About this RNA:
Predicted 3D model of a 139-nucleotide RNA (c-di-AMP riboswitch aptamer (ydaO/yuaA leader)) from an Acidobacteriota bacterium.
[in-house]
Parts: sequence; structure tokens; C1' cells
RNA sequence: AAUCUGGAAUUGCCUAACCUUCCGGAGGUCCGGAAGGGCGGGGGACCCACCCCAUGGGGCGCAUCGGCGGCGUACCGCCGUAGGGUACUUUUCAGCCCGAGCCCGUCAGCUAACCUCGCAGGCGAAUUGGAGAGCCGCC
Repeated sequence: AAUCUGGAAUUGCCUAACCUUCCGGAGGUCCGGAAGGGCGGGGGACCCACCCCAUGGGGCGCAUCGGCGGCGUACCGCCGUAGGGUACUUUUCAGCCCGAGCCCGUCAGCUAACCUCGCAGGCGAAUUGGAGAGCCGCC
């Protein structure tokens, strides 16, 4: 010097999942409570829409839909795919990655007033670039 492994956690990142003040506890930037602000979701009229049967139906979320294989409906794997992420913002062209999980309980179209719920979790120096525009900083 390079590579590998481990630890820490901020100028941070994904996300609605944040900010301020006060109080208490801890003693690291944390935990709990209260108040205010902010962001996000659900229910819920007229009008409009829908209106048969079977499989019940529906919500949050980027995470949906196919094909093939495994004894295979449940389950597993592979290849794609709607969609999403890639670090100041945005457009475009590539590269890389994700493409899960959970909830309601026979019930819900939209929906003003109104009612109600959430502010978690994960990553761990992670930030791959080319071109155009904008913004900021430095000289």
C1' cells in the first nucleotide's frame, strides 16, 4: 500500500414514519409522557358509477402478473414481468439491486361535513456512472 474481517454511528439513506417546547428517567445523540406544528392511511352523503352465477370480499405497501420444474392446491426453486430504489433536484441513456410481508373478518365504489388510525422498521461510509438543465458551495 492492497485485500479481508469486525466495531462505531452521521454530512447520512429507504420510508408517511418528522420538527419544536416542557416534564421525568437514564447518563452518549437514548427511553417515556404532555402540548403544538407537520406528514401519511382508513371509514363516511347527495350526484355519478356498479347491478346475473360461481370462486366471499376488502385494506396497507414499489412488491403485481405470467411461464417452467419439483408427487404439488397449500409449499419450494428457476426465468421473466407491472412497479420501485440507486445520496442536491430533475430529464434522459446505461449498469446494479428489490420486486416482500402484514392486516380486517362476511363488511366497506366514489364521497362534502364528520369519525378514526399511524409516525414504525431497516441500512451501516453504504453514495455506479455519461449527457442536458437548475440550484448551492468554493476559487

Model confidence (mean pLDDT): 76 of 100. Taxonomically the source falls in Acidobacteriota (Bacteria, Pseudomonadati).